[in-house]
Transfer RNA from a Candidatus Woesearchaeota archaeon, 71 nucleotides, folded computationally.
Its mean pLDDT, the model's own confidence on a scale to 100, is 81.
Its Rfam family is "tRNA". It is annotated as a transfer RNA.
RNA sequence: GCGGCUAUGGUCUAUCGGUAUGAUGCGAGCUUCCCAAGCUUGCGAGCCGGGUUCAAUUCCCGGUAGCCGCA
Numbered sequence: 001g002c003g004g005c006u007a008u009g010g011u012c013u014a015u016c017g018g019u020a021u022g023a024u025g026c027g028a029g030c031u032u033c034c035c036a037a038g039c040u041u042g043c044g045a046g047c048c049g050g051g052u053u054c055a056a057u058u059c060c061c062g063g064u065a066g067c068c069g070c071a
Stems, first nucleotide, its partner, number of pairs: 001070007010024003018054001025043006047063005
C1' cells in the first nucleotide's frame, strides 16, 4: 500500500429498515438479628461525517480505531 472482518450503556451481548434485547454493574425497595443470596423496580448505549428513505443501529459513500490476510 491492497483486501476482508469488527465497532451497540461502565463491561459483555442480541436485533440487521419501523419504540434497541438480555446479562452484569449502579441507585431504591422487599426479605433477614446482620451479611451474603434471592425478589421487585429504576438508570444507562448504536465509533465519526455525509447520502438514500415517510422512517437508518440496519442500506450506500467517505473517515477513524482494532483484528486477520496479502504485498